[in-house]
Context: one part of a larger RNA
RNA sequence: UGACGGGGGUCCGCACAAGCGGUGGAGCAUGUGGUUUAAUUCGAUGAUACGCGAGGAACCUUACCUAGGCUAGAAUGUGAGUGAAUUUAUCAGAAAUGAUAAAGUCCGCAAGGACACAAAACAAGGUGCUGCAUGGCUGUCGUCAGCUCGUGCCGUGAGGUGUUGGGUUAAGUCCCGCAACGAGCGCAACCCUUAUGUUCAGUUACUACCAGUUCGGCUGAGGACUCUGAACAAACUGCCUGCGCAAGCAGAGAGGAAGGUGGGGACGACGUCAAGUCAUCAUGGCCCUUACGCCUAGGGCUACACACGUGCUACAAUGGCCAGUACAGAGGGCAGCUACCCUGUGAGGGGAUGCGAAUCUCAAAAAACUGGUCUCAGUUCGGAUUGCAGUCUGCAACUCGACUGCAUGAAGUUGGAAUCGCUAGUAAUCGCGCAUCAGCCAUGGCGCGGUGAAUACGUUCCCGGACCUUGUACA
Numbered sequence: 001u002g003a004c005g006g007g008g009g010u011c012c013g014c015a016c017a018a019g020c021g022g023u024g025g026a027g028c029a030u031g032u033g034g035u036u037u038a039a040u041u042c043g044a045u046g047a048u049a050c051g052c053g054a055g056g057a058a059c060c061u062u063a064c065c066u067a068g069g070c071u072a073g074a075a076u077g078u079g080a081g082u083g084a085a086u087u088u089a090u091c092a093g094a095a096a097u098g099a100u101a102a103a104g105u106c107c108g109c110a111a112g113g114a115c116a117c118a119a120a121a122c123a124a125g126g127u128g129c130u131g132c133a134u135g136g137c138u139g140u141c142g143u144c145a146g147c148u149c150g151u152g153c154c155g156u157g158a159g160g161u162g163u164u165g166g167g168u169u170a171a172g173u174c175c176c177g178c179a180a181c182g183a184g185c186g187c188a189a190c191c192c193u194u195a196u197g198u199u200c201a202g203u204u205a206c207u208a209c210c211a212g213u214u215c216g217g218c219u220g221a222g223g224a225c226u227c228u229g230a231a232c233a234a235a236c237u238g239c240c241u242g243c244g245c246a247a248g249c250a251g252a253g254a255g256g257a258a259g260g261u262g263g264g265g266a267c268g269a270c271g272u273c274a275a276g277u278c279a280u281c282a283u284g285g286c287c288c289u290u291a292c293g294c295c296u297a298g299g300g301c302u303a304c305a306c307a308c309g310u311g312c313u314a315c316a317a318u319g320g321c322c323a324g325u326a327c328a329g330a331g332g333g334c335a336g337c338u339a340c341c342c343u344g345u346g347a348g349g350g351g352a353u354g355c356g357a358a359u360c361u362c363a364a365a366a367a368a369c370u371g372g373u374c375u376c377a378g379u380u381c382g383g384a385u386u387g388c389a390g391u392c393u394g395c396a397a398c399u400c401g402a403c404u405g406c407a408u409g410a411a412g413u414u415g416g417a418a419u420c421g422c423u424a425g426u427a428a429u430c431g432c433g434c435a436u437c438a439g440c441c442a443u444g445g446c447g448c449g450g451u452g453a454a455u456a457c458g459u460u461c462c463c464g465g466a467c468c469u470u471g472u473a474c475a
Stems, first nucleotide, its partner, number of pairs: 001475002003472003007469007015459002019422005026313008034304002042053002064299007077122002081117003086103007106113002125288002128286003134282002136277003139273001141271001146185006152161003165176003191265004196233007206222002210220003236259001239253001240251004315415001319374007331362003336355002340351004381412001386407007428451007
């Protein structure tokens, strides 16, 4: 000087407390461990692994296993030489591949060129190892308020001071004081979005007045309103009152759409964990080179006495079922989204139309509301499991897809010890969309809106953190 203390002081955080809803019990989905296996490819492992890499494992992917094949190789460049390219067919085979037959005979300025095959050779290839050789990227402490430097001064020196003190703040934020005076990286602001208004603009959006109307902003029309999208304004403790030297704090103050960082996002200091990744990529070294490379078929990654994590669905009456009636936002669409009509109980199928989309379409929002029914039961709760019959995607749904119909109708009556999330348009609850994608094991992830709470006395305690101080046999 740090680190640590079941030392002290001050302060903060859904850290506790106060509340609301979960997990832990059940069934299923998914990831992991373990076991099994020819293989169940590899990585991630307290917080900071475990719906994680994977934003799509039937084949492919695919890295694993078995079997069949290739050896300058699956890809790129140079290439003597040969042939146009190419198309079709037959045989063997699981295919890769091998063998055979037929058709075809390019352009041309005559030098050559395009395309295919290809000897020899030079370059290959490796998801093999090392993340403890590395770059890049990332997690975490932590959006915590810290981490440093120049000059000066103090100390023999390590070092200190500044950065401590008194206040204040979300903040090393600001003020006052001070052997310090300044500065940098962080904080904040500048950026995006959302909340209000003004101006400009008016189609595909809008419809108050006028007219028509098939009653649909549908048509003429309008530029008001909604909205769209560009510019600007607006919030700064600016004003008032009280306290205070000041910074600032308090107000059930004013005005205002918004009030004290208005809400949300992006943004992550010096560093820590030899944290993670050589399997995104790049890369040193090592290793393989008729194989640890490459091609193909089939299988596996989907196994199943079990254990754990994360979720979904429930156990019902604030509910289930039936019928009727409303109200969103944000997105996607041409190998696509599909109105409408016909058909099927249905998943779908057959026609047909519009739209590269503020125009057409996916599209029905669902909880909600109104009426009816069930009457507390393992039930009209719950839907696992299983049987049969089908639909769709795709070369192909046996291993191993989703969906539909009929039948079946398991566990489960609110969950031990323990443990998690959340402070407001939040929790809870309800549906909608997107990426990946032929299809889909999506209950996941990322977004969007609808309905919409309770509680916070307080900081004694648990956990984590910041500053000052004290002790130390630790560095």
Predicted 3D model of a 475-nucleotide part of an RNA (small-subunit ribosomal RNA, 3' major domain) from a metagenome. Model confidence (mean pLDDT): 83 of 100. The RNAcentral record of the full RNA draws on SILVA.